The part of an RNA shown here (small-subunit ribosomal RNA, 3' major domain) has 475 nucleotides and comes from an Oligoflexia bacterium. Lineage of the source: Bacteria > Pseudomonadati > Bdellovibrionota > Oligoflexia.

Context: one part of a larger RNA
RNA sequence: UGACGGGGGCCCGCACAAGCGGUGGAGAAUGUGGUUUAAUUCGAUGCAACGCGAAAAACCUUACCUGGGUUUGGCAUCUCCUGAACGCCGUAGAGAUACGGAAGGCCCGAAAGGGACAGGAAGACAGGUGCUGCAUGGCUGUCGUCAGCUCGUGUCGUGAGAUGUUGGGUUAAGUCCCGCAACGAGCGCAACCCUUAUUUUUAGUUGCCAGCAUUAAGUUGGGCACUCUAGAAAGACUGCCAACGUUAAGUUGGAGGAAGGCGGGGAUGACGUCAAGUCCUCAUGGCCUUUAUAUCCAGGGCAACACACGUUCUACAAUGGCCGGUACAAAGCGCAGCGAAAUCGCGAGAUGGAGCCAACCGCAAAAAACCGGUCUAAGUUCAGAUUGGAGUCUGCAACUCGACUCCAUGAAGUUGGAAUCGCUAGUAAUCGCGGAUCAGCAUGCCGCGGUGAAUACGUUCCCGGGCCUUGUACA
Numbered sequence: 001u002g003a004c005g006g007g008g009g010c011c012c013g014c015a016c017a018a019g020c021g022g023u024g025g026a027g028a029a030u031g032u033g034g035u036u037u038a039a040u041u042c043g044a045u046g047c048a049a050c051g052c053g054a055a056a057a058a059c060c061u062u063a064c065c066u067g068g069g070u071u072u073g074g075c076a077u078c079u080c081c082u083g084a085a086c087g088c089c090g091u092a093g094a095g096a097u098a099c100g101g102a103a104g105g106c107c108c109g110a111a112a113g114g115g116a117c118a119g120g121a122a123g124a125c126a127g128g129u130g131c132u133g134c135a136u137g138g139c140u141g142u143c144g145u146c147a148g149c150u151c152g153u154g155u156c157g158u159g160a161g162a163u164g165u166u167g168g169g170u171u172a173a174g175u176c177c178c179g180c181a182a183c184g185a186g187c188g189c190a191a192c193c194c195u196u197a198u199u200u201u202u203a204g205u206u207g208c209c210a211g212c213a214u215u216a217a218g219u220u221g222g223g224c225a226c227u228c229u230a231g232a233a234a235g236a237c238u239g240c241c242a243a244c245g246u247u248a249a250g251u252u253g254g255a256g257g258a259a260g261g262c263g264g265g266g267a268u269g270a271c272g273u274c275a276a277g278u279c280c281u282c283a284u285g286g287c288c289u290u291u292a293u294a295u296c297c298a299g300g301g302c303a304a305c306a307c308a309c310g311u312u313c314u315a316c317a318a319u320g321g322c323c324g325g326u327a328c329a330a331a332g333c334g335c336a337g338c339g340a341a342a343u344c345g346c347g348a349g350a351u352g353g354a355g356c357c358a359a360c361c362g363c364a365a366a367a368a369a370c371c372g373g374u375c376u377a378a379g380u381u382c383a384g385a386u387u388g389g390a391g392u393c394u395g396c397a398a399c400u401c402g403a404c405u406c407c408a409u410g411a412a413g414u415u416g417g418a419a420u421c422g423c424u425a426g427u428a429a430u431c432g433c434g435g436a437u438c439a440g441c442a443u444g445c446c447g448c449g450g451u452g453a454a455u456a457c458g459u460u461c462c463c464g465g466g467c468c469u470u471g472u473a474c475a
Stems, first nucleotide, its partner, number of pairs: 001475002003472003007469007015459002019423005026314008034305002042053002064300007073125001077124002079121005088101005106115003127289002130287003136283002138278003141274001143272001148187006154163003167178003193266004198234007207224003212221002237260001240254005316416001320375006332363003337356002342351003382413001387408007429451007
């Protein structure tokens, strides 16, 4: 100087407390461990692994296993020989491929020859998701959006170092003020950026409709006031008032205002820590492999199942289930696409093909809510697992191993032990909608809006963190 303390002081955080809803019990989904297996590919392992890499494992993916093949190789450069190339047909085969056949006659050049591409030969070499993340780059997680981490000069100290950065206030903040052997500065904080909340203005189609006419309908004429869209601008700064405060920084209350003291949200992550994670994104040193640890193909596996754990979904019901009627979104996506009306089917869906490269057309029905009816406390008109049958769709192909529909079946489950998680406001809870991936497949992930609470006395305690101080046989 740090680190540590079941030392002290001050302060903060959904850290506790106060509340609301969960997990832990059930069934299922999914990941992991374990076990099994020819293989169940590999990685991630306290917080910070476990719906994680994987924003899609039927084949492919795929790295694993079994079997069948190839050996200058699927790919790059170089030498030589042959032929345009691509492709087509037949036979064998699970296919990779092998054999046979027919066809074809490219570009430059007068020719020789050269070129693109293909086949063959030999070797230099290719190749490796093989090992080492404890050889590395890059990227990422974490402490933590915590308020810290340092430097120059000066001063003090033999020196390591100290000072500044401590102290008194204040703040979300090393934020600012005052003081001070310090004076300044840098990286962080904040601001500048995006979005949202208000208004003005510009513009008015594909958007909108107050008044006039018109229609089944903003449908059409008309209009751009309103909504909205998207450019520009204004607006919030403790600016104003009062009190408190050291005349300060600032705090509390008030006015005006759409918004008030950082208005809400996002992006943004200092010096560093964990030899943290990743050699399987990529790059790369070294090592290993080279008829195999490379590569092609078929089938299987990654989907197994006594069990254990994590993360979720659905429930256990009446604030509910079912039936009928009737409203109100936002944000997205669409040409190898979205697909309307109409018709058929109980339905998944099929036929159909209008319109739309989309403020124009479509996906698209928002759902909870509201109104009416029914059920009456029951393992039920709750719950829907499981299983049998029949189908639909995608796809070369749904056996291992897809999703969905209909009929039948109708399991556990009556609110969950010890323990444990999230959340402070348009939040929790609850309801639906969209997107990426994608032929198909979502209870996951990323977004969007609808309805919309309760509670916070307080900082004694648990956890984590910041500053000062103290002890130490630790570095």